[in-house]
Context: one part of a larger RNA
């Protein structure tokens, strides 16, 4: 020095466990903000650094419920003190609420600095201080009144890559996806046929399943892909422009008018078996639409509350919720806790039962007041959304990549009709079958989840599971920004009084526990590694 075997040591692996996470369901509920929000400074406690909380009225102040015995937040401890004349503690309203920040009197390197007017205080008079007030944009004569900034996914719409797939690569693909921008809501959007469909009908939209990986598009590669039609969620239908008539203004016009034009406001009308209007003739009638003003309740949220049965014996153990043994309740044998594994100790569980205030319910029901219906015939030809539809050139979107390439949007350039009219039906023409573009507005069924609330889990169990058992903390970085580790004594601190070595740390006996080889560096205590004793080899 090795090896070996024993005993310790370090070390924190493994078991066990769970405050913490994940991912699903269901319900609520979808905003907040100039009455200063979302977020922060800076303060606030009798001792008060951190966290919570709150805000010079500051771990709080007033009410009105709720609850009933201990309180003074995590958090001991020391001091004061509160409390059945109902605290603390929970809910509902309210006050106050410094200073930043849309941040708004001006200014500025946020959390700070400087003002102006108008009221008080305070001085002999400045000076000092409190309250109030003073951005900008938009609507309004004006008083006023609205905007902004913030919030997780979902929605709309402008803009819009590449890696990468095509075994390379250029159409193509990824993909109208990531991202940026703008806006909007609790949904958003779409929506009441210039739709399809096929000789039969259908009858807004939207989401599901299905047709279908089909028809079809593709360097016909790669690889993109419908729809028609059934079956289901829901299930609603509406209002304008116009003709014409009333009325009211301006311009033309005249002697005045009449009339021409331009334009408010009323009535009118709203369709495709085309409607509509004028103009004539005739019917028969409704409680039913509408518009604006007022405006509930029930129930359900936000605090609670009631709620069955072993005080059984013995037995082992520190303890009983284990064992034997006898008993009870059960519309409760879900779960957690309690010194082991508890229907019957506890909290609860089924199951009933509850709001003074607020929200929701609902600006819903209803209430009264203001408008109105509607049908049929015969003439007339006065209206039915114009720089539109439509061609042509250029693009885009349509499963459809210019293709036979319809249909839809857009840019340029031209440029139509009014019912004997005008679109569609996949080039394009007949015939026929269908439907009325070029105004608007619509609930539910669909998406989502930031918050709240309840339940599940062949989800995890501290190197897992969120970055995180709290932390965007410490620490890096000039800065956009990057980003971690540390979880366990015990049933109860009974936290180890006094004695002894030591400067201490430590430790050794006394003490507590079942146990201290549970001693706070504390459950269990692997291995790697050191160390000692021993044996064996060099």
């Nucleotide at each position: 020095u090795g090896c070996a075997c024993a005993u310790g040591g370090u070390g924190g692996a493994u078991g066990c466990c769970u405050u913490g996470g994940c991912a699903c369901g269901a319900a609520c509920c979808g905003g907040c903000g100039a009455u200063g929000a979302a977020g922060g400074a800076c303060g606030u406690g009798g001792c008060a650094a951190g966290c919570u909380g709150c805000g010079a009225a500051a771990a709080g102040c007033c009410u009105c419920g709720g609850g009933g015995a201990g309180c003074u937040g995590c958090a001991a401890g020391c001091g004061a003190g509160c409390u059945u004349u109902g605290a603390u503690c929970c809910g509902g309203g309210g006050a106050u609420g410094u200073c930043c920040g849309a941040a708004u009197g001006g200014g500025g390197a946020a959390a700070c600095c400087c003002g102006g007017c108008g009221a008080g205080g305070g001085u002999a008079a400045u000076a000092c201080u409190u309250c109030g007030u003073c951005a900008u944009c938009c609507c309004g004569c004006a008083a006023g009144g609205g905007a902004a900034g913030c919030c997780a996914a979902c929605c709309g719409g402008g803009g819009g890559a590449a890696c990468u797939g095509a075994a390379a690569c250029a159409u193509c693909u990824a993909a109208g996806u990531a991202c940026c921008c703008c806006g909007a809501g609790g949904a958003a959007a779409a929506g009441a046929a210039a739709u399809c469909a096929a000789a039969c009908g259908a009858g807004a939209u939207u989401c599901c399943c299905u047709a279908a990986g089909u028809a079809g598009c593709g360097g016909c590669g790669a690889g993109c892909g419908a729809a028609c039609g059934g079956g289901g969620a829901a299930g609603a239908g509406c209002c304008c422009a116009a003709a014409c008539c009333g009325u009211g203004g301006g311009g033309g016009g005249u002697a005045a008018a009449a009339c021409c034009u331009c334009u408010g406001c009323g009535g009118g009308g709203u369709u495709g078996c085309g409607g509509g209007g004028c103009u004539c003739a005739g019917g028969g009638g409704a409680c039913g639409g509408u518009g604006g003003u007022c405006g509930a309740a029930a129930g359900c949220g936000u605090a609670g509350c009631g709620g069955a049965a072993c005080g059984c014996g013995c037995c082992u153990g520190g303890a009983a919720c284990g064992g034997c043994g006898g008993a009870c309740c059960g519309g409760a044998g879900a779960a957690g806790g309690u010194g082991a594994g508890a229907g019957u100790c506890c909290u609860g569980u089924a199951u009933g039962c509850g709001a003074a205030a607020c929200g929701c319910g609902a600006g819903u029901a209803g209430a009264g007041c203001g408008c109105u219906a509607c049908c049929u015939g015969a003439g007339u030809a006065c209206c039915c959304g114009a720089g539109u539809a439509g061609g042509c050139c250029g693009g885009g979107g349509c499963a459809c990549g210019a293709g036979a390439a319809a249909u839809c949007c857009c840019g340029g350039u031209u440029g139509a009709a009014u019912c004997u009219g005008g679109g569609g039906g996949g080039a394009c023409c007949a015939u026929c079958c269908u439907c009325c573009a070029a105004g608007g507005c619509u609930a539910a069924a669909u998406a989502c989840g930031a918050g709240u609330u309840c339940g599940u889990g062949a989800c995890c169990g501290a190197u897992a599971g969120c970055g995180a058992a709290u932390a965007g903390u410490a620490c890096c970085g000039u800065g956009a920004g990057g980003g971690a580790a540390c979880g366990g004594u015990g049933a109860a601190a009974a936290g180890a009084a006094c004695g002894c070595c030591u400067g201490a740390c430590g430790g050794c006996g006394a003490g507590u526990g079942a146990a201290a080889g549970a001693g706070a560096a504390c459950c269990u205590g692997a291995a790697a590694c050191c160390a000692u004793g021993u044996g064996c080899a060099u």
This is a predicted structure of a 538-nucleotide part of an RNA (large-subunit ribosomal RNA, domain I) from a Longimicrobiales bacterium.
The coordinates come from a structure-prediction model, not an experiment, and the mean pLDDT is 85.
Its Rfam family is "Bacterial large subunit ribosomal RNA".